[in-house]
Context: one part of a larger RNA
RNA sequence: AGACGGGGACUCGCACAAGCGGUGGAUCAUGUGGUUUAAUUCGAUGGUACACGAGGAACCUUACCAGGGCUUGAAAUUCUACUGAAUGCGGUUGGAAACGAUCGAGGCUUAAGAUUUAUCUUUGGCAGUAGGACAGGUGCUGCACGGUCGUCGUCAGCUCGUGGCGUGAGCUGUUCCCUUAAGUGGGGUAACGAGCGCAACCCUCGUCCUGUGUUACAAGUGUCACAGGAGACUGUCCGCUUUAAGCGGAAGGAAGGUGGGGAUGACGUCAGAUCAGCGUGGCCCUUUGAUGCCCUGGGCUACACACAUGAUACAAUGGUCAAGACAAAGGGUUGCCAAGCCGUAAGGCGGAGCUAAUCUCAAAAACUUGGCCUCAGUUCGGAUUGAGGGCUGAAACUCGCCCUCAUGAAGUUGGAAUCGCUAGUAAUCGUGGAUCAGAUAUGCCACGGUGAAUACGUUCUCGAGUCCUGUACU
Numbered sequence: 001a002g003a004c005g006g007g008g009a010c011u012c013g014c015a016c017a018a019g020c021g022g023u024g025g026a027u028c029a030u031g032u033g034g035u036u037u038a039a040u041u042c043g044a045u046g047g048u049a050c051a052c053g054a055g056g057a058a059c060c061u062u063a064c065c066a067g068g069g070c071u072u073g074a075a076a077u078u079c080u081a082c083u084g085a086a087u088g089c090g091g092u093u094g095g096a097a098a099c100g101a102u103c104g105a106g107g108c109u110u111a112a113g114a115u116u117u118a119u120c121u122u123u124g125g126c127a128g129u130a131g132g133a134c135a136g137g138u139g140c141u142g143c144a145c146g147g148u149c150g151u152c153g154u155c156a157g158c159u160c161g162u163g164g165c166g167u168g169a170g171c172u173g174u175u176c177c178c179u180u181a182a183g184u185g186g187g188g189u190a191a192c193g194a195g196c197g198c199a200a201c202c203c204u205c206g207u208c209c210u211g212u213g214u215u216a217c218a219a220g221u222g223u224c225a226c227a228g229g230a231g232a233c234u235g236u237c238c239g240c241u242u243u244a245a246g247c248g249g250a251a252g253g254a255a256g257g258u259g260g261g262g263a264u265g266a267c268g269u270c271a272g273a274u275c276a277g278c279g280u281g282g283c284c285c286u287u288u289g290a291u292g293c294c295c296u297g298g299g300c301u302a303c304a305c306a307c308a309u310g311a312u313a314c315a316a317u318g319g320u321c322a323a324g325a326c327a328a329a330g331g332g333u334u335g336c337c338a339a340g341c342c343g344u345a346a347g348g349c350g351g352a353g354c355u356a357a358u359c360u361c362a363a364a365a366a367c368u369u370g371g372c373c374u375c376a377g378u379u380c381g382g383a384u385u386g387a388g389g390g391c392u393g394a395a396a397c398u399c400g401c402c403c404u405c406a407u408g409a410a411g412u413u414g415g416a417a418u419c420g421c422u423a424g425u426a427a428u429c430g431u432g433g434a435u436c437a438g439a440u441a442u443g444c445c446a447c448g449g450u451g452a453a454u455a456c457g458u459u460c461u462c463g464a465g466u467c468c469u470g471u472a473c474u
Stems, first nucleotide, its partner, number of pairs: 001474002003471003007468007015458002019421005026312008034303002042053002064298007073134001077133008089104006108125002111122005136285002139283003145279002147274003150270001152268001157196006163172003176187003202262004207230007233256001236250005314414001318373007330361003335354002340349003380411001385406007427450007
C1' cells in the first nucleotide's frame, strides 16, 4: 500500500421490513445430471451453467454410431503429359444410395500461319484422365492468442503532470464540513491543474405551433401520418441553510426539480466463457482400412431416478352457451389470401385484391348483457389411451402438428426453504414477429387492454461505497 475482521462511524440498493403474486406438492413441456446405449456428437457447471450456444435435430442440419464407397479428393491455386469441346445426354446393368461396369448418339473453340478451301501446324480457353506440388480436419491446447461476451456494475470510482512532505516503500491532490443519483456541486485546504468515468450531447414517449398530404369522410374541418420548431432552466414566490451549494413547500404549466423509457458500461477483477461462429501460433491425422470426403439407415427424442426453468390446474372474483363492444405493434409475391360454396371441424374448392396508411393475415381476449351449473373430484381439471380424419413434406415407424368422437389420471392451494416486483409497475388478458416446408414455441423478442397493494423505518440478512482502526495474511 492492499486484503480481511462474528471491529467502529456514515451512506446506498426490492437488501431487509411493509405489501401483492409465485416457486417448492400434482400432471405435462423444455434443459441438465446420472444411468443406459453401437451412438445417445460437442461445449456451458456457485453467484456469472441448467427454455444456455440452438432465432426452431423426421432426411438435410450433424459434428455421433453401423454399414457401403472415394483417395489431387466435395470446394481452391498451380505444374507436366495425354485425350477431346465441355457441363453433360440416352440406354442396359450391380446397388439402399453413394459409387461402379458397359454400350450408344453427339462430335469444341479464340488468334496466327500454311495450303489442296477444308484440312494441317503452333498458341490460348474449357473439361476429362494419369502423375506431382498441395488440399482437407467441428482433431488437441481459451493455461499460447486476436476478436467478441459475461460479471462486480450504470457501482462512483480509476489515474496523471507539476509542486510539496517522507531516508524509502509511499503520501498529498481524491482527506475534512455541507450537499448530490453521482469524485454532483459549494466552502475550506500544500496543493494547483488535467484525463478516463458521472452528467449533457443521441433515440423514443408525453403538450403545443407551423408546413405537407390519393388514410378516413359525400365534402369541409378535424383526427392521423411525416418533417421542422417551441417548451422545463430550481426560471418565479415562501421558508430553512453559511449572503453558498442545496433542501422542503406553493403557483403557473401537458410535463417540476434527472419528467418516463432506451442506447451508452471507466481503470481493472475472475489464467471467467468461446480454437464448435470467425481468424490464428504450436502440436497431431492424411493412398497400410484417414481424425479428410460422399451415401443409406440409426442416434442427438433412450429412462429406475435427481435438479433447474416454465405451462396448465386444483374452481363460483368460476365453468359453459348465446348475443354485443373497444387496441397497439408487426408480417406478406416461392408470399398474405377476401367474398362465395363444401365439410361437425381440422381443412378443401375458389379466385377478387395486394410489392400494400389502399388488399390481406385479423377473430383481439379479458369485458358487458342474458340463460344454465350450486360446492361435488363436479358442466372443475385436462393428463393418458382407443377409433376415424386433415395438413406439410420424396418420406411423419423410430420421431411432426392439427381436428372430431370416445376415454377421462393426478390434483381440493402445496414441508423445510425460496423468487420477482415501488406505477401504468406487479398481477391478469389477449396480439404480432424472427427462425421456419412443417413443427414438438408452454421458449425468446416485441405490442397493446384491464389495472392494484405497500414502504413505519435501517436493528437484523445479502451486496456495495467513503473514512478511521486491528492483524501473526500478501

Small-subunit ribosomal RNA, 3' major domain from Candidatus Wolfebacteria bacterium RIFOXYD12_FULL_48_21, 474 nucleotides, folded computationally.
Rfam family: Bacterial small subunit ribosomal RNA.
Lineage of the source: Bacteria > Bacteria candidate phyla > Candidatus Wolfeibacteriota.
The prediction has a mean pLDDT of 81.